[in-house]
SAM riboswitch aptamer (S box leader) from a Clostridia bacterium, 108 nucleotides, folded computationally. Its mean pLDDT, the model's own confidence on a scale to 100, is 81. Taxonomically the source falls in Clostridia (Bacteria, Bacillati, Bacillota). Of the family's consensus pairs, 97% are formed in the model. It was read from a public genome assembly, where an Rfam model found it.
RNA sequence: UUCUUAUCAAGAGCAGGUCGAGGGACUGGCCCAAUGACGCCCGGCAACCCAGUGGAAUACCCACGAAGGUGCUAAAUCCAGCAAGGUUUAAACCUUGAAAGAUAAGAA
Numbered sequence: 001u002u003c004u005u006a007u008c009a010a011g012a013g014c015a016g017g018u019c020g021a022g023g024g025a026c027u028g029g030c031c032c033a034a035u036g037a038c039g040c041c042c043g044g045c046a047a048c049c050c051a052g053u054g055g056a057a058u059a060c061c062c063a064c065g066a067a068g069g070u071g072c073u074a075a076a077u078c079c080a081g082c083a084a085g086g087u088u089u090a091a092a093c094c095u096u097g098a099a100a101g102a103u104a105a106g107a108a
């Protein structure tokens, strides 16, 4: 980098430290940001993998747990982008699925 599977409306500092200008993947919106965002450290959340414990019974699975590997910690993946359907005169709105993206585990 590619492929497969699963998940993505919950949760986590609006007096913690540091830095100093952009950030929210892309495009269009709409937001966050010198009252200091983003990032990093610390703290926290969660439970994908997993040490361990119990149930179940040998293939799995369920519950607890949180030492370890990741991850996450504004807004639904912030909303839409493609397709189908519905309401409506229209504008617009709603629903479902896909695509794209993110994360984990496995494989090449």
Base pairs, nucleotide, nucleotide: 001108002107003106004105005104006103007102008101013042016041017040018039022032023031024030026081027080028079029078043073044072045071048069049068052064053063054062055061077100082097083096084095085094086093087092